[in-house]
RNA sequence: CGGUGAGGUAGAGGUGCAAAUGAUAUCAGUAAUCAAUUGGAGUAUGACAUCAAUGAUAAUUGACGAAAGGAUUGUUUGCCGAAGCGUAAUGAAGGUCAUCUUUAUUAUUAGCUGGUAUUUCUUUGAAUAAGAGGAAUACUGUCAUGUUUGCAGUAAUGUGCAUGGAGGACUACUGAUCGA
Numbered sequence: 001c002g003g004u005g006a007g008g009u010a011g012a013g014g015u016g017c018a019a020a021u022g023a024u025a026u027c028a029g030u031a032a033u034c035a036a037u038u039g040g041a042g043u044a045u046g047a048c049a050u051c052a053a054u055g056a057u058a059a060u061u062g063a064c065g066a067a068a069g070g071a072u073u074g075u076u077u078g079c080c081g082a083a084g085c086g087u088a089a090u091g092a093a094g095g096u097c098a099u100c101u102u103u104a105u106u107a108u109u110a111g112c113u114g115g116u117a118u119u120u121c122u123u124u125g126a127a128u129a130a131g132a133g134g135a136a137u138a139c140u141g142u143c144a145u146g147u148u149u150g151c152a153g154u155a156a157u158g159u160g161c162a163u164g165g166a167g168g169a170c171u172a173c174u175g176a177u178c179g180a
Base pairs, nucleotide, nucleotide: 001179002178003177004176007174008173009172010171011170014080016079017078018077019076020075021074022073023072024071033063034062035061036060037059038058042051045098046097047096048095083113084112085111086108087107088106089105090104091103092102093101094100114140115139116138117137118136119135120134121133122132123131124130142165143164144163145162146161147160150159151158152157
């Protein structure tokens, strides 16, 4: 001086990701409770238990009347596999057991996804809100290849365009190593 890039540090993508907390609307005049009436045997998926002819489930009227989850917005914090999904194990709650549901933790680099938006299908949800998953389309960031017939430049190179890939990535510095 040049090549490679183990390790470490820092950083970029953008309506970027996640968490906590306050306020507001919705949930809803719903659930529960009480009173009256109808009705006549069960009560959540099964069994048991509880309650029940002193009237169950259910329905109607009236009185009273929530909450959770989700949403919008403000503030704060941690970050760029941020995070999310899937799978497995364990624990807790729902009267008990099973099933099921919810939630917490751990593991899964080598199971998938770079990010965002729109449309559509499935699913959750009170919801035409929003979330999760799949597919398609578009935009965008990054890297690689091509462009003697894009542009700038003496050149290296940068940028434009086209095609393609994936975050174990990409860029910069450091530092390690190899060669002269």
A computed fold for a 180-nucleotide RNA from Virgibacillus alimentarius, annotated as Lysine riboswitch aptamer. It matches the Rfam family "Lysine riboswitch aptamer". Rfam links the family to the GO term lysine biosynthetic process. For this family Rfam cites "Riboswitches Control Fundamental Biochemical Pathways in Bacillus subtilis and Other Bacteria" (Mandal et al., Cell, 2003). The sequence was found by an Rfam model in a public genome assembly. The prediction has a mean pLDDT of 75.